A computed fold for a 466-nucleotide part of an RNA from an uncultured soil bacterium, annotated as small-subunit ribosomal RNA, 3' major domain. Rfam family: Bacterial small subunit ribosomal RNA. Gene Ontology terms of the family: structural constituent of ribosome and ribosome. The full RNA is in RNAcentral, with records from Greengenes and SILVA. The coordinates come from a structure-prediction model, not an experiment, and the mean pLDDT is 84.
Context: one part of a larger RNA
RNA sequence: UGACGGGGGCCCGCACAAGCGGUGGAUGAUGUGGAUUAAUUCGAUGCAACGCGAAGAACCUUACCUGCUCUUGACAUGUCAGGAACUUGCCAGAGAUGGCUUGGUGCCCGAAAGGGAACCUGAACACAGGUGCUGCAUGGCUGUCGUCAGCUCGUGUCGUGAGAUGUUGGGUUAAGUCCCGCAACGAGCGCAACCCUUGCCAUUAGUUGCUACGAAAGGGCACUCUAAUGGGACUGCCGGUGACAAACCGGAGGAAGGUGGGGAUGACGUCAAGUCCUCAUGGCCCUUAUGAGCAGGGCUUCACACGUCAUACAAUGGUCGGUACAGAGGGUCGCCAACCCGCGAGGGGGAGCCAAUCCCAGAAAACCGAUCGUAGUCCGGAUUGUAGUCUGCAACUCGACUACAUGAAGUCGGAAUCGCUAGUAAUCGCAGGUCAGCAUACUGCGGUGAAUACGUUCCCGGGCCU
Numbered sequence: 001u002g003a004c005g006g007g008g009g010c011c012c013g014c015a016c017a018a019g020c021g022g023u024g025g026a027u028g029a030u031g032u033g034g035a036u037u038a039a040u041u042c043g044a045u046g047c048a049a050c051g052c053g054a055a056g057a058a059c060c061u062u063a064c065c066u067g068c069u070c071u072u073g074a075c076a077u078g079u080c081a082g083g084a085a086c087u088u089g090c091c092a093g094a095g096a097u098g099g100c101u102u103g104g105u106g107c108c109c110g111a112a113a114g115g116g117a118a119c120c121u122g123a124a125c126a127c128a129g130g131u132g133c134u135g136c137a138u139g140g141c142u143g144u145c146g147u148c149a150g151c152u153c154g155u156g157u158c159g160u161g162a163g164a165u166g167u168u169g170g171g172u173u174a175a176g177u178c179c180c181g182c183a184a185c186g187a188g189c190g191c192a193a194c195c196c197u198u199g200c201c202a203u204u205a206g207u208u209g210c211u212a213c214g215a216a217a218g219g220g221c222a223c224u225c226u227a228a229u230g231g232g233a234c235u236g237c238c239g240g241u242g243a244c245a246a247a248c249c250g251g252a253g254g255a256a257g258g259u260g261g262g263g264a265u266g267a268c269g270u271c272a273a274g275u276c277c278u279c280a281u282g283g284c285c286c287u288u289a290u291g292a293g294c295a296g297g298g299c300u301u302c303a304c305a306c307g308u309c310a311u312a313c314a315a316u317g318g319u320c321g322g323u324a325c326a327g328a329g330g331g332u333c334g335c336c337a338a339c340c341c342g343c344g345a346g347g348g349g350g351a352g353c354c355a356a357u358c359c360c361a362g363a364a365a366a367c368c369g370a371u372c373g374u375a376g377u378c379c380g381g382a383u384u385g386u387a388g389u390c391u392g393c394a395a396c397u398c399g400a401c402u403a404c405a406u407g408a409a410g411u412c413g414g415a416a417u418c419g420c421u422a423g424u425a426a427u428c429g430c431a432g433g434u435c436a437g438c439a440u441a442c443u444g445c446g447g448u449g450a451a452u453a454c455g456u457u458c459c460c461g462g463g464c465c466u
């Protein structure tokens, strides 16, 4: 000077408390440990690993295993020789690959010979290649403390010096925010603001949107909306408190009031935190193999343990019938309407749409009726059987969905533990990315829509002074 204390003072945070809903018990999904295995590729491991890298493992992916193969190589540059590239068919083989075979000569320069560009084949060597090791050699990127309010510098002053001061003190703030004081005076990175979005208004514009005219066509741009510009909120005004300050409390006006709500934005640094398997890269290692190709298998195993979720245990509910209202997205190798067939998944069909035009697309909970009557049930849906649909060379290992049948556990969950302060929690559906197919995950979107906060003694984390 820091760090730490079951030392002190002050303050903050869903940190506790007050509430609401969960997890921990059941079944399933998924990840991990462990075990198993020829292989179950690798990494991530308290918070800050465990629905994580992976925005999607049947082949591919794929890095793993077994077997079959190649050795200048699957990929790059250079040298030499030959041939245009490319293409048809047959045979062997699991395929990679090997053998035979058909057609075929292009572009540029040049009169021709020939040369050149691209591509293919062969040869030798320089070399390629490595998801091999080291994240404790590194760059870059990321997590975390933490969107916490801090971290520093110049000059001056003090101290032998390390250092101190400034940055402490009195108030105040979400804030080292601002005011006052002060051997300090200034400044920088952070805070705030500038940016995006949402809430109000105006102006401009008006199709595919809208509709006071109209059945349509047409007309119009008032309204809704779309999308560009601007206005609007600044403690600006009033009263009180305060130190004549900063500020705080209340009020008016206002769509909005004291940072209006949300996002992006992450200081100096910490954890030798994570990543050599995104990429880049030092060193080391392999070089007929630790490189490369192919087929099949594995990553999907299963006495068990843990994390994160989904669905339930029911009547604020299940089932049946009727009926209403979104937002945000996506679509040409695509979205696919009407209509027909099928109980259905789906099939046929082919209109429209490169989309404010057409399609995905019926939102669901809600509401109105009917039924069930507290039961392992008309709750719950696991599991299993049969028959199918779709994608795809291919659903056996190992896909999703449909119909019929089957109908397990489960009657609200021990110790313990998590999230959330408002359009939030809870609950309800919709869309997108990945993607041939596959979503209970992820990322977004809207619908319905609460309860509680006395307070800071205690638990956890953090800031300032001592």
Stems, first nucleotide, its partner, number of pairs: 007466007015456002019420005026311008034302002042053002064297007073127001077126002079123005086103001089100004107116003129286002132284003138280002140275003143271001145269001150189006156165003169180003195263004200231007209221003213218001234257001237251005313413001317372006329360003334353002339348003379410001384405007426448007